[in-house]
RNA sequence: AGAGUUUGAUCCUGGCUCAGAACGAACGCUGGCGGCAGGCCUAACACAUGCAAGUCGAACGAAGCGCCGGCGCUUGCGCCGGAUGACUUAGUGGCAGACGGGAGAGUAACGCGUGGGAAUUUGCCCGGUAGUACGGAAUAACCGCGGGAAACUGCGGCUAAUACCGUAUACGCCCUCAGGGGGAAAGAUUUAUCGCUAUCGGAUAAGCCCGCGUCGGAUUAGCUAGUUGGCGGGGUAAUGGCCCACCAAGGCGACGAUCCGUAGCUGGUCUGAGAGGAUGAUCAGCCUCACUGGGACUGAGACACGGCCCAGACUCCUACGGGAGGCAGCAGUGAGGAAUAUUGGACAAUGGGCGAAAGCCUGAUCCAGCCAUGCCGCGUGAGUGAUGAAGGCCCUAGGGUUGUAAAGCUCUUUCAGCGGGGAAGAUGAUGACGGUACCCGCAGAAGAAGCCCCGGCCAACUCCGUGCCAGCAGCCGCGGUAAUACGGAGGGGGCUAGCGUUGUUCGGAAUUACUGGGCGUAAAGCGCGCGUAGGCGGUUGGCCAAGUCAGGCGUGAAAUCCCCAGGCUCAACCUGGGAACUGCGCUUGAUACUGGUCGGCUAGAGUCCGGGAGAGGGUAGUGGAAUUCCCAGUGUAGAGGUGAAAUUCGUAGAUAUUGGGAAGAACACCAGCGGCGAAGGCGGCUACCUGGACCGGUACUGACGCUGAGGUGCGAAAGCGUGGGGAGCAAACAGGAUUAGAUACCCUGGUAGUCCACGCCGUAAACGAUGAGUGCUAGAUGUCGGGGGACUUGUCUUUCGGUGUCACAGCUAACGCAUUAAGCACUCCGCCUGGGGAGUACGGCCGCAAGGCUAAAACUCAAAGGAAUUGACGGGGGCCCGCACAAGCGGUGGAGCAUGUGGUUUAAUUCGACGCAACGCGUAGAACCUUACCAGCCCUUGACAUCCCGGUCGCGGAUCGCAGAGAUGCUUUCCUUCAGUCCGGCUGGACCGGUGACAGGUGCUGCAUGGCUGUCGUCAGCUCGUGUCGUGAGAUGUUGGGUUAAGUCCCGCAACGAGCGCAACCCUCGUCCUUAGUUGCCAGCGGUCCGGCCGGGCACUCUAAGGAAACUGCCGGUGACAAGCCGGAGGAAGGUGGGGAUGACGUCAAGUCCUCAUGGCCCUUACGGGCUGGGCUACACACGUGCUACAAUGGCGAUGACAAUGGGAUGCGACGGGGCGACCCUGAGCCAAUCCCCAAAAGUCGUCUCAGUUCGGAUUGUUCUCUGCAACUCGAGAGCAUGAAGUCGGAAUCGCUAGUAAUCGUGGAUCAGCAUGCCACGGUGAAUACGUUCCCGGGCCUUGUACACACCGCCCGUCACACCAUGGGAGUUGGCUUUACCCGAAGACGGUGUGCUAACUUUGGAGGCAGCCGGCCACGGUAAGGUCAGCGACUGGGGUGAAGUCGUAACAAGGUAGCCGUAGGGGAACCUGCGGCUG
Repeated sequence: AGAGUUUGAUCCUGGCUCAGAACGAACGCUGGCGGCAGGCCUAACACAUGCAAGUCGAACGAAGCGCCGGCGCUUGCGCCGGAUGACUUAGUGGCAGACGGGAGAGUAACGCGUGGGAAUUUGCCCGGUAGUACGGAAUAACCGCGGGAAACUGCGGCUAAUACCGUAUACGCCCUCAGGGGGAAAGAUUUAUCGCUAUCGGAUAAGCCCGCGUCGGAUUAGCUAGUUGGCGGGGUAAUGGCCCACCAAGGCGACGAUCCGUAGCUGGUCUGAGAGGAUGAUCAGCCUCACUGGGACUGAGACACGGCCCAGACUCCUACGGGAGGCAGCAGUGAGGAAUAUUGGACAAUGGGCGAAAGCCUGAUCCAGCCAUGCCGCGUGAGUGAUGAAGGCCCUAGGGUUGUAAAGCUCUUUCAGCGGGGAAGAUGAUGACGGUACCCGCAGAAGAAGCCCCGGCCAACUCCGUGCCAGCAGCCGCGGUAAUACGGAGGGGGCUAGCGUUGUUCGGAAUUACUGGGCGUAAAGCGCGCGUAGGCGGUUGGCCAAGUCAGGCGUGAAAUCCCCAGGCUCAACCUGGGAACUGCGCUUGAUACUGGUCGGCUAGAGUCCGGGAGAGGGUAGUGGAAUUCCCAGUGUAGAGGUGAAAUUCGUAGAUAUUGGGAAGAACACCAGCGGCGAAGGCGGCUACCUGGACCGGUACUGACGCUGAGGUGCGAAAGCGUGGGGAGCAAACAGGAUUAGAUACCCUGGUAGUCCACGCCGUAAACGAUGAGUGCUAGAUGUCGGGGGACUUGUCUUUCGGUGUCACAGCUAACGCAUUAAGCACUCCGCCUGGGGAGUACGGCCGCAAGGCUAAAACUCAAAGGAAUUGACGGGGGCCCGCACAAGCGGUGGAGCAUGUGGUUUAAUUCGACGCAACGCGUAGAACCUUACCAGCCCUUGACAUCCCGGUCGCGGAUCGCAGAGAUGCUUUCCUUCAGUCCGGCUGGACCGGUGACAGGUGCUGCAUGGCUGUCGUCAGCUCGUGUCGUGAGAUGUUGGGUUAAGUCCCGCAACGAGCGCAACCCUCGUCCUUAGUUGCCAGCGGUCCGGCCGGGCACUCUAAGGAAACUGCCGGUGACAAGCCGGAGGAAGGUGGGGAUGACGUCAAGUCCUCAUGGCCCUUACGGGCUGGGCUACACACGUGCUACAAUGGCGAUGACAAUGGGAUGCGACGGGGCGACCCUGAGCCAAUCCCCAAAAGUCGUCUCAGUUCGGAUUGUUCUCUGCAACUCGAGAGCAUGAAGUCGGAAUCGCUAGUAAUCGUGGAUCAGCAUGCCACGGUGAAUACGUUCCCGGGCCUUGUACACACCGCCCGUCACACCAUGGGAGUUGGCUUUACCCGAAGACGGUGUGCUAACUUUGGAGGCAGCCGGCCACGGUAAGGUCAGCGACUGGGGUGAAGUCGUAACAAGGUAGCCGUAGGGGAACCUGCGGCUG
């Protein structure tokens, strides 16, 4: 310090998530030792038991015990006395129980923090001064008698005091009208001492007041009656409405009162670079509380944790009459909870209470126990050790890894263990801890390692299992058969007595931005003015010194943090010192800046004078054109409307046209990216009233300014109210169309409304999506209004103000902005903080309503977005190709048959191929075989390969017989008899038998693959290097202008080159030449049986090798002087001459595991192998591809001319013969330019004459032929007979641009046989193309995009279902609270003095107690509100969910451009009207 995640990729915005640190933690797995610390965060829930506050006999009486003496004597008891005890104690009395200890419920407060202040008290302690005299009356204990279960208590009697009371005295003290008045004491004791009283001062402690600081909510905006102040009292230790009477009407509040919620505050703690944020355990300071609420008493101090009274709830005891209690002390129990310890030891130390003291008490405290809860330290061994052991895991089978790790060898002994010694803590005594720390010795590697992770972030990888299952997951995301992501294992990484997980806080997050962010399009500028408070403010001088700055003083508790030292062996921890505590107060000084005040100035602002511009606003009037209506004329059958129509109007006279009239609304041309206005907005003309801006002038005022929370005004359209008006237009509505539907788009009508007046509403894409103001920062150009200058008088130049375009610097994520800033700065305001939920709910305010303004949460998602890029797409545009359309010719779709497919059937109908690009496809040929399928019967190292062992020397062919369906098993006879050789079954080879490794699989996965193939497409494209541009994805090049079949070429150009494609090079056809001349050929010559047959020849044809030829080369035109195009010449051929081969980067997870190869999985007496038979040939049906036809361009008969490619030895088979024929018999010739297949057919001639025919040939019967082991299922062919459908084919659809289509025959592969299929060959041989609007496909450029699985895309709303949270809701339950009233315990206060009464007494009484009365008041009650929360039939919308239903709204011109506001309508998205925006 950053990283992951939105996209195909990019940059930005923006959220979510992670890595760090921390914890009073908890949970999971694991666990050796020690030190130091910490340990109910929840129920301020309830508590059994024990302990936690007592002490003093030197204040007092008494009792007991001990001791002494005496007596009685039942010798160990009783009685009496005592000048006796450092004994014990219940009671009276004193001091302490207000400290110490606990908790955080309440409290938003002078409670706390900090700094100040004045009107106070303070026991014990310290210092000073003065005193301590004389009396008196009671009362507990005790005794007696009672009540009660108990707690406890009544009556009578005795008694003491440092208990109580009176008198005296008063230096000082208090009150005072300044004369005077008032008030104390206690003793104990042997001296001494300790006490006591009054008072002054101190110390300590406490009370009170004030400034500043101290959480959230404004969907809490007004609060307040003792309220605010005064006067006088009361009360208190003391000020004060603290309380009371009276008087006044104040006090607080947007600088946030009141109300609601939450909370003890602080030093500090955690985090952070800091600023900040979060927090307030342990330790320390303050506050508050003590079962809940109220109250006072005592006291120096309390309204009192272990005191009292009352009320309430709860628990316990009870004899039912009454009583008792308060762990938020220490332990402990129950409960709650994820969760937090022992009913321990000691007062040895420190401290506290009492006491003169000894001492007693002390769950404060010091220790110990439990817990890895945290921090710190230590250990679980060290060295050596390579046959790199075994085992494990992986493996390409070689090896690698675990791994010097282990074993082995040599050492050591910390910790733990055992034995011995043994502290400090204690100034004189006293040690719980503790036989502890520590020291010494002994034994033995001995007793001591786990947890998490290994897809990226993030360090660490393989195998197996699993198969969208089980599971993982912090985010992104893994898992659907090859998972580094699940589970296990091996290995690795990290930390280590711990490791992970969860929770919480800060950080990262500049993601609330003070430090340190933004607002044109990402979230974000109020629709626009005016203006209040507030904030900010020109220039100059003086004064002040509030802010500011500097010095000093005080304070900022200690601890903590930091620094330096020191102590525990180190560290954690502890101790000492320093620094710091960024703050507050007081004081001295400075005066630049800000501020205050006084004065001056004119550059800001304003006033004045003179001008001109303008749809600025308001009122009144007025004008013409047009629409509609009415009247009249002319006139006749249509008009109107649309994509096409219809509704509609019209023979009762429309439309059209002429004249006249009426009414309302809006103002053509001018008109402009022109003007005016703050915005909304403003458009005929005239008059009046009126606002603002601009230019020129210089006179005046003298900062008068800017902004502007609240506030207030204006504010398009729609809408609302009242009253008018109503021509046109037109939501709603009606009808007609369109459509699957059409609540729409289109059409015909049509009402609100649109218009006016007055009053509301207050919103818009109210937009420049850009708040207002001021200053500064290059220019160029257009335009509007005004001024100046120059002259050549219609131009140039300059200046101010407005309004546009382009562009530099700069800015920006980019787009873009750019003196009219989105640049550089300052001031003020408004607003934003992920998307959805939602601008919604609730509350409040406004409104007649519609609704507006303000404005959440639960829940949910890992994104939602902006700009730009590359593609793809568009019912976007431009350019251009292609048998793409058009123009033609012939077909398919109808029939019959053939063939393939689907479907169905079946034991099986094996499998694959499925739009183009599956379907006469794999299959160049299923009767058996093929064959993979089915049934049955057999085999199990196997039909096939390699290795091992044993045996044989073979095999193989022919043949006899038996069993069997066959495979197979058994058998006879004959032929044949392997190679090398060291002559050995020695080697190879072959066969048989056996064993196990293995074979075998057309079993699965083409979505694990190789290879091959199809397709876009023979389309013209696809890329790279370097350079340049861009933050980047990318762009450029490859775009542009021409041209081409072509990214073909030329020109231009920040590009220059290059590669794969195109073309060419290759084959073939077309012309010629050369070479060669048999089996080919025959011009001329000769022979001839007349046949190139022979001689001969190689000229020709031909064959097959080489060459020539064509290049826009030449001419003309055109083009740009180019590339090229057009025409022409020559030429066999002319602009790629025809055809073929050749298929760029890539796309389709296209096809193929059944050609082959191959990973993985599966089968192994079977999913392998063999055989027989069956099936692949089925058949209500549907589709594809073909053949044959429907006939006369034909059928039939006759005729007998012309071809090419091919094939041929288990082969082609001539001639001859037989058969009607298929074919048969015979067999010449030919291993083929020699022989054979071989007949070419269309053609020509004749006939038939339009019919289901002399067309057509299906189907069926029958007889044959051929192949073959075998034609039943299931071959082909022939003859005879039979003669079906069919008369040119609906919607639709296919091929073809020339030797092509069409038509005609021929050959070949496969093959025993089987072709209408496939591949090839030649014969005859057309028509048409105006053209590119349209359909389909494609190329280039451009544009839009919300698409990127890329339009077969994306996506909206209703409805239905499930779940979730939430609003309303008749009500209902509870909490808090307000007001009014009732009740009124305890208590203090006030009143009274009929009852009782020791001290004093002047004998009257005073005083006291009880009683009674009164006001105050807790609890309780009644009534009415406010507020919050829970539940709630029903109901509203919202969110999420794998597929559901209906439509298609949006994204492309999204098929009616979209969106905003408003209004109406509609199942729904939406539609329509009006106005607005361009996103």
The prediction has a mean pLDDT of 85.
Predicted 3D model of a 1479-nucleotide RNA (small-subunit ribosomal RNA) from an Alphaproteobacteria bacterium.
Rfam family: Bacterial small subunit ribosomal RNA. Rfam links the family to the GO terms ribosome and structural constituent of ribosome.